This is a predicted complex of two RNAs, RNase P RNA and transfer RNA, with 424 nucleotides together.
[in-house]
RNA sequence: CGAGCCCGGCGGACGGCCGCUGUGACGUCGUUCGACGCCAUAGAGGAAAGUCCGGACUCCACAGGGCAGGGUGCUGGCUAACGGCCAGACGGGGCGACCCGCUGGAAAGUGCAACAGAGAGCAGACCGCCUACGCCGGCGGCUCCGGCCGCCGGCCGGCAAGGGUGAAACGGUGGUGUAAGAGACCACCAGCGCCGCAGGCGACUGCGGCGGCUCGGUAAACCCCACCCGGAGCAAGGCCAAGCAGGGACAGGGUGGCCCGCCCGUCACGUCCCAGGUAGGCCGCACAGAUAGAUGGCCGUCUCCGAUCUCAGGAUCGGAACAGAAUCCGGCUUACAGCCGGGCUCGCGAA
RNA sequence: GGCCCCGUCGUCCAGAGGCCUAGGACGCUGCGCUCUCAAGGCUGAGACGCCGGUUCGAAUCCGGUCGGGGCUG
Numbered sequence: 001c002g003a004g005c006c007c008g009g010c011g012g013a014c015g016g017c018c019g020c021u022g023u024g025a026c027g028u029c030g031u032u033c034g035a036c037g038c039c040a041u042a043g044a045g046g047a048a049a050g051u052c053c054g055g056a057c058u059c060c061a062c063a064g065g066g067c068a069g070g071g072u073g074c075u076g077g078c079u080a081a082c083g084g085c086c087a088g089a090c091g092g093g094g095c096g097a098c099c100c101g102c103u104g105g106a107a108a109g110u111g112c113a114a115c116a117g118a119g120a121g122c123a124g125a126c127c128g129c130c131u132a133c134g135c136c137g138g139c140g141g142c143u144c145c146g147g148c149c150g151c152c153g154g155c156c157g158g159c160a161a162g163g164g165u166g167a168a169a170c171g172g173u174g175g176u177g178u179a180a181g182a183g184a185c186c187a188c189c190a191g192c193g194c195c196g197c198a199g200g201c202g203a204c205u206g207c208g209g210c211g212g213c214u215c216g217g218u219a220a221a222c223c224c225c226a227c228c229c230g231g232a233g234c235a236a237g238g239c240c241a242a243g244c245a246g247g248g249a250c251a252g253g254g255u256g257g258c259c260c261g262c263c264c265g266u267c268a269c270g271u272c273c274c275a276g277g278u279a280g281g282c283c284g285c286a287c288a289g290a291u292a293g294a295u296g297g298c299c300g301u302c303u304c305c306g307a308u309c310u311c312a313g314g315a316u317c318g319g320a321a322c323a324g325a326a327u328c329c330g331g332c333u334u335a336c337a338g339c340c341g342g343g344c345u346c347g348c349g350a351a
Numbered sequence: 352g353g354c355c356c357c358g359u360c361g362u363c364c365a366g367a368g369g370c371c372u373a374g375g376a377c378g379c380u381g382c383g384c385u386c387u388c389a390a391g392g393c394u395g396a397g398a399c400g401c402c403g404g405u406u407c408g409a410a411u412c413c414g415g416u417c418g419g420g421g422c423u424g
Stems, first nucleotide, its partner, number of pairs: 001347010012302007020043005026037004045322001049333002052331005057233004069229005074088005089103001090101004104224002109222002111218002126163002128159003134155009171189006190214001192211008237283004246274005252269001253267005303320007352423007361377004369407001379395001381393002400416005
């Protein structure tokens, strides 16, 4: 200098003017209380977003436990809790800094594996290799005429090394062995399981020994194992409470019991009380905060980016990302112009 | 605001790990028929919302994202 990785932070600044929302004080009008004016003060984000997890809070349900259903899934820690965070282990990717991982169990069981291929799950024999054993045929030789030997071909068979198919074919290399072969046997290596020792809290790692020689993949298929989960959500829920309808009481009123009084019934005219509860209001609700949602605009100086002009000093014009609270918090994920700080890796060059 | 559901040719539906090179109806293109048009016939084009992952293999399973719809005072 170039390319790249990780961590943290900012996400326009200052001043003036005019507005918007909440709260408080004062003044005027006016009946509590409200309207207006004026002053002071507070007023979006790192994601306020998606609503993907977890809680607080509230109501409903509930003896305990289980089934069903859902979620999580290496280890240790943090946390109110979490599928979050930190550190580590293992696997994969990258030359590397580093990054990614739903990463329990496939020797509990059931399933799935198209096409191709001989064979795809306690697999299989198409091409190929073999003729030792058994049988048949042909030719040649020997013969003690019973047969025997050699060569060639075939049948019955043997094999799984090589070819070929596939994403995947039941270890790899070398040797022994054999008719040909094969973990059939041997040495080394890889993998699996068991045991022991050492390190680590642990996941796990290293070393040594033994074993049969190999026991495949898929659980983001059913399932099994461990742990967690009652349901709904601030439009939750609580309080006050017009009007209409309802219930109750009454020395009043209307009306019926022939008239009057008592009494009884009735109407609900009047007065008072009551319960549930609609409209509506308040709380829930916050040192931003409403009930259809305020947080904005203009000017000046500066910062950054782009275009044009340029006498290289600068000038002019345009732009300033993603987005925007609605009960509140802890996370995750996604969107984002540009800038700043720190640490590190690889390559090239110079000293 | 809260809680759910769904995305497959232009439209409406199938397909739910492999036989998918994704099927059907209507619509569309072209040919043919007809004096011409329609209907009927033949033929063709046309889609798994997007990005990752699991798997040998994904429209289908899992995660994220985008879009649409429903319920709720």